Predicted 3D model of a 1443-nucleotide RNA (small-subunit ribosomal RNA) from an uncultured bacterium. The RNAcentral record of the sequence draws on Greengenes. Model confidence (mean pLDDT): 84 of 100. It matches the Rfam family "Bacterial small subunit ribosomal RNA". Gene Ontology terms of the family: structural constituent of ribosome and ribosome.
RNA sequence: GAUGAACGCCAGCGGGAGGCUUAAUACAUGCAAGUCGUACGGUAAGGUCUUGCUUGCAAGAUACACGAGUGGCGCACGGGUGAGUAACGCGUACACAACCUACCUUUAAGAGAGGGAUAGCCCCGGGAAACUGGGAGUAAUACCACAUAAUACUAUUUUUGUAAGAUUAAUAGUUAAAGCUCCGGCGCUUAAAGAUGGGUGUGCGUACUAUUAGAUAGUUGGUGAGGUAACGGCUCACCAAGUCAGCGAUAGUUAGGGGGCGUGAGAGCGUGAACCCCCACACGGGUACUGAGACACGGACCCGACUCCUACGGGAGGCAGCAGUAAGGAAUAUUGGACAAUGGAGGCAACUCUGAUCCAGCCAUCCCGCGUGCAGGAUUAAGGCCCUCUGGGUCGUAAACUGCUUUUAUGAGAGAAGAAACCUGGUCAUUUAUGAUCAGCUGACGGUAUUUCAUGAAUAAGCACCGGCUAACUCCGUGCCAGCAGCCGCGGUAAUACGGAGGGUGCAAGCGUUAUCCGGAAUCACUGGGUUUAAAGGGUGCGUAGGCGGCUAAAUAAGUCAGAGGUGAAAUCUUCCCGCUUAACGGGAAAAUUGCCUUUGAAACUGUAUAGCUUGAAUGAAGUCGAGGUUAGCGGAAUGUGACAUGUAGCGGUGAGAUGCAUAGAUAUGUCAUAGAACACCAAAUGCGAAGGCAGCUAGCUAGGCUUGUAUUGACGCUGAGGCACGAAAGCGUGGGGAGCGAACAGGAUUAGAUACCCUGGUAGUCCACGCCCUAAACGAUGCUAACUGGAUGUUUGGACUUAGGUUUGAGCAUCUGAGGGAAACCAUUAAGUUAGCCACCUGGGGAGUACGUUCGCAAGAAUGAAACUCAAAGGAAUUGACGGGGGUCCGCACAAGCGGUGGAGCAUGUGGUUUAAUUCGAUGAUACGCGAGGAACCUUACCUAGGCUCGAACGCUACCGGCCAGCAUCUGAAAGGAUGUUUUCCUUCGGGACUGGUAGUGAGGUGCUGCAUGGUUGUCGUCAGCUCGUGCCGUGAGGUGUUGGGUUAAGUCCCGCAACGAGCGCAACCCCUAUUUUCAGUUGCCAGCACGUAAUGGUGGGGACUCUGGAGAGACUGCCGGCGUAAGCCGUGAGGAAGGUGGGGACGACGUCAAAUCAUCAUGGCCUUUAUGCCUAGGGCGACACACGUGCUACAAUGGUUGGUACAGAGGGUAGCGAAGUCGCGAGGCGGAGCCAAUCUCAUAAAGCCAAUCUCAGUUCGGAUUGGAGUCUGCAACUCGACUCCAUGAAGGUGGAAUCGCUAGUAAUCGCGCAUCAGCCAUGGCGCGGUGAAUACGUUCCCGGACCUUGUACACACCGCCCGUCAAGCCAUGGAAGCUUGGGGUACCUAAAGACGGUGACUUUAUAGAGAGCUGUCUAAGGUAAAUCAGGUAACUGGGGC
Repeated sequence: GAUGAACGCCAGCGGGAGGCUUAAUACAUGCAAGUCGUACGGUAAGGUCUUGCUUGCAAGAUACACGAGUGGCGCACGGGUGAGUAACGCGUACACAACCUACCUUUAAGAGAGGGAUAGCCCCGGGAAACUGGGAGUAAUACCACAUAAUACUAUUUUUGUAAGAUUAAUAGUUAAAGCUCCGGCGCUUAAAGAUGGGUGUGCGUACUAUUAGAUAGUUGGUGAGGUAACGGCUCACCAAGUCAGCGAUAGUUAGGGGGCGUGAGAGCGUGAACCCCCACACGGGUACUGAGACACGGACCCGACUCCUACGGGAGGCAGCAGUAAGGAAUAUUGGACAAUGGAGGCAACUCUGAUCCAGCCAUCCCGCGUGCAGGAUUAAGGCCCUCUGGGUCGUAAACUGCUUUUAUGAGAGAAGAAACCUGGUCAUUUAUGAUCAGCUGACGGUAUUUCAUGAAUAAGCACCGGCUAACUCCGUGCCAGCAGCCGCGGUAAUACGGAGGGUGCAAGCGUUAUCCGGAAUCACUGGGUUUAAAGGGUGCGUAGGCGGCUAAAUAAGUCAGAGGUGAAAUCUUCCCGCUUAACGGGAAAAUUGCCUUUGAAACUGUAUAGCUUGAAUGAAGUCGAGGUUAGCGGAAUGUGACAUGUAGCGGUGAGAUGCAUAGAUAUGUCAUAGAACACCAAAUGCGAAGGCAGCUAGCUAGGCUUGUAUUGACGCUGAGGCACGAAAGCGUGGGGAGCGAACAGGAUUAGAUACCCUGGUAGUCCACGCCCUAAACGAUGCUAACUGGAUGUUUGGACUUAGGUUUGAGCAUCUGAGGGAAACCAUUAAGUUAGCCACCUGGGGAGUACGUUCGCAAGAAUGAAACUCAAAGGAAUUGACGGGGGUCCGCACAAGCGGUGGAGCAUGUGGUUUAAUUCGAUGAUACGCGAGGAACCUUACCUAGGCUCGAACGCUACCGGCCAGCAUCUGAAAGGAUGUUUUCCUUCGGGACUGGUAGUGAGGUGCUGCAUGGUUGUCGUCAGCUCGUGCCGUGAGGUGUUGGGUUAAGUCCCGCAACGAGCGCAACCCCUAUUUUCAGUUGCCAGCACGUAAUGGUGGGGACUCUGGAGAGACUGCCGGCGUAAGCCGUGAGGAAGGUGGGGACGACGUCAAAUCAUCAUGGCCUUUAUGCCUAGGGCGACACACGUGCUACAAUGGUUGGUACAGAGGGUAGCGAAGUCGCGAGGCGGAGCCAAUCUCAUAAAGCCAAUCUCAGUUCGGAUUGGAGUCUGCAACUCGACUCCAUGAAGGUGGAAUCGCUAGUAAUCGCGCAUCAGCCAUGGCGCGGUGAAUACGUUCCCGGACCUUGUACACACCGCCCGUCAAGCCAUGGAAGCUUGGGGUACCUAAAGACGGUGACUUUAUAGAGAGCUGUCUAAGGUAAAUCAGGUAACUGGGGC
């Protein structure tokens, strides 16, 4: 885009079309084929006339009319359907020298004279009916015989043609007729011709299947006969053995064919409704009759199925005609009107009949047209919806309102064309006839189309869609639910995708959905595709058919091209013109119909036949090459075995071992013998062969390639469906052989297991001969042949030349690189380039190379080779990452080397779990667990219980009122709260303001949820060296290059090279602390020298030297030297220096990763809550305790404990504070209060250390848990639940399993001090400070983590990936299968109706011939029987497959 459509929602009108696609299922009822009285005998009904009368009957007549009957013509047309048919059925073009044709037209001739019947009617019967028997008698255009007769028919002769034949002439024989009449005519017979319609034959075209390969006995042909309108095996008798088929016979399945129709640019593909042509059919099947024509839709006979009537004896029927009914189905209409028109039948005609036809009815089924109003109108109203919400946007000029119009609908009027004939009447012409002309008659549709007037916007809009494709976007609801979906896909709490709404988009009396066809699809490729790796080259050759084929000449004209003619029906399509108001629709003309046939011509190309040629091809000659094939013989090394000898305890094997062999003498060594198999070195990117494949040496036989020269033939060629041959390994059969190796098997190991990898053995096999098998990643994943198209290098083997260096010409084998090709990888004279010829193969993945069938095979199996079902992918090449029990390089307390710990004990603390009214919440591998928390008794507090409040506990804003409130006192209460009483703030410029309370309004509040909606902040990889950009270049692109490479570094640090050149974020540096020094400045710091003073002390005067403090500088840069190196740089017990190669430490964290953590710091979207999930209060809980884990402290002791004495820091804190001296207490601490807002006073004695004493290896003078008692301090308050002190008690623990952590120098280890938080403190934690102060690093194999390059990848959520098979459960389709069952076609036999063709025919008729009944033979629809065959269905059980 389309439809004979259907379904859903909706629906105003008109015109034109169309309307059972299914059950060729069954049909009630009515109609669809009759007509003629001018063929006939006649008169049942009716009309008219006459007569009679009983007044509505009877009789008669009738050229009014006519039932039934005889006869003629029609019924073979028109109308319906598509079951069958794969066919001369259809289409197209021819042919009939093999034919017919009623009615019609033309021409010629004719119609004389006779006869006998029969229906109707009448009479008598049978039967329920349908129907039927007998008798008497009658007519014809019914029937019969005679006469005449031809260009008719038959036979013979003659002429002629290539011929089956045709034609001319002659002779002989045979055969015709019908009347009616109004006298005009209509009919009848014969012959010839035409027209029309039919019959038959032939060429070409006409669906799928080869998993249908052979079919055929009247089959193919001949002779003769029969039959037909006519040819013919059409039928029969005889004879011959043919005929069809790979160019697809036969069989099976499906199907009416064509013009056309739909689509498409076309070629095509699909289709065959309506209209036209042909065919076939008429309940299923068979058969003939009549007839011009039928084997006959509304005729006959028979068989069968079904239905109906019946008196049970017997009968009737055929809607695939028009309506209509039932059924089936998603689905398809009225039991209408008329013969007015067109057409048909009959008739002289009037006329009759006509479900053909013309009309109307129903249906949006399709096509076309029209309308549902037009113009103005802004407070852009209300309302809906949305938003950034005091407002804006949108529906929207939309509405209201004003003016205008009236198609359509409604009402009232007018009102067609289609009609012209026939016929009747008149007139005219010529011969009555015929023609012309005038008038009259005739309309189903229909009072319809059309038209006039009236009224009044009045009567008239829906459907689908809005994620992309694809035009059109927001809100709400829902929350992987409900649902959507054509494909991709959407939905798991912010859905433009579901449902609703508002808005929008598209089409519009329709709009969507479903089904089907074409297109897009170059996705079966003729036009117009491919096959190295995506699906696809046969394993290889030889060769049949076929296809294709070198040069020259002349011939022909089959193909080809051109002209002409015939045909290609009409309709349809296209163009033009015309008619309906337009269009659809219709009419006219043209064009087209791309085809077929005939004919004339051309001769380039192809073909054919002819004559030549040599370049393709082949043969011959001379050389040459090789693991080419085959047969026979020979050889040495190695191995095994046997014998003998020497010799002694192991051998063998492995990662390590064991099984195994060995004192009965192995292994090892030597000599001899023997067996089978394979051929080291040469050996190579080598060579040969069609492929598989071929390797010691020699010989025989044999095949091939190449080179040279040109001798011979003269296109002999290329390819090759079927076919034939060869075809590794494994395997099979028979017979040999068997050393080594070695499936199966056995044992030993390994392992969780180990039906494996490893080891020890070992059978088939491997080898030979003969015969099968016929497959491989049979690969160059690349069919064969020929031609053409750049270079370079190596190599094998020939030839020519050579100055001996080489040059050149062939045939091979390889590598690299161009043009060109390719999706790319890559190919590139050995093409995957450019062409030609032929063959083979492919058409999404799976199912499946499976099933069934067939062929081959001894078997194994091979070849051929589907479908159902299922998925939306499967696949190729390349890219970037990630990963690897891949490779290379490198780094890190990563390992190693060391030191000290954890894991065992007790306690502290955090977590899990459990418990609980609550044990608030969060953090969970590394990167949670002394974490948020740098201070949980109340508070904190978020949790629980209980009591209370509701504009609220806090903070704003606006307006009004007020100076309450607060405080104090009393009562109640656990408190909060409640109730009562009392009191009456500050400033002022006197306006008011501050503060505060109440009322009203407005923002409440929430540690409620979502860290997977977010901001901010943080952890980790990782202080790892990386991550990118611009321009250029390369690539179709993703992307690459730069950033890789060679060095170097801590470093993508730097250097060199390079299609790259530069740049950015990172690294480093700049910043801070610290190590040295200079200078400046000296108070609260310092004190060398001077002075004073003290028991003593920088205590004092002074001083700036020193320490120190804190400002400003200096200093370190591989700068210098030597060596190595191109350089960067590296090395040196180098110099100098306080410090040396980043001096040490800190801050500083690239692009990003982990949907990492946090909604409970804070902020924030959305959701939830509002007398509660908010707020206040008291008490409790966060501190529980069978247990498990993390992080720590203290220890287990002598490098120690205890006691006494004694020495040396740094960095901090301090006014609600630090708190001195003194004093009391054993002590915690109390009293006290100087000094200090601090280099001044104070916390504040540093400890380990050193000196001395004691303890003597033990559960101790170690260890300190736990518990009892007594206290101190803080604080409203130490019960749950604080710290500290004293006395007493004195647990576990004797150095810690597997495992695991930290640390490379002022580090580890060890020792103490301070601070934050804080009333106090559960601090053994955290953050700082100094004191003492080590050991070790060979090195990078391994473990972990990381960086760069490279490689493989089926991974990309990226190896914690992906993914295979069995098993278990469910569903689905399918194969096999004992059987059961259905259908088709065929064969054989039996029976055989109607009918046909024969025979007979004693009976009937005629009486000469003849015809018929009857009897009988053959064939035959159908039925039956039998054995096979094909195709389905179903099935216990069973096989695999898919999801």